[in-house]
RNA sequence: CUGAUGGAACUCUGGAGAAUCCCUGAAAAACGGGUGCCGAAGGGGCAAGCGCAGAUGCGAAUCUCUCAGGCAAAAGGACAGAGCUGCUUAGA
Numbered sequence: 001c002u003g004a005u006g007g008a009a010c011u012c013u014g015g016a017g018a019a020u021c022c023c024u025g026a027a028a029a030a031c032g033g034g035u036g037c038c039g040a041a042g043g044g045g046c047a048a049g050c051g052c053a054g055a056u057g058c059g060a061a062u063c064u065c066u067c068a069g070g071c072a073a074a075a076g077g078a079c080a081g082a083g084c085u086g087c088u089u090a091g092a
Stems, first nucleotide, its partner, number of pairs: 001091004006087001008085001010083005019035001021034003036071003042067001043065003049058002
């Protein structure tokens, strides 16, 4: 100087689902009450496989649970695309 893989931080863009429910209340607030729901922050569970003398154990997801969170908009949002920075790596 050039290229590439992987993961990370940051910026921009896109980004679903489910009561705008009932009571109280000035109020779409409530760290108030009730009922019904949603899964894509986070968290829990496990298949193959690994491990052990045995048992406990390790172990993925947009699967599953619904603890947390959410069910107008805003915010948040897994994930995807682009940019950028540094790390890793190859060559000259």
Predicted 3D model of a 92-nucleotide RNA (Glycine riboswitch aptamer). Its Rfam family is "Glycine riboswitch aptamer". About the family: This family represents the bacterial glycine riboswitch.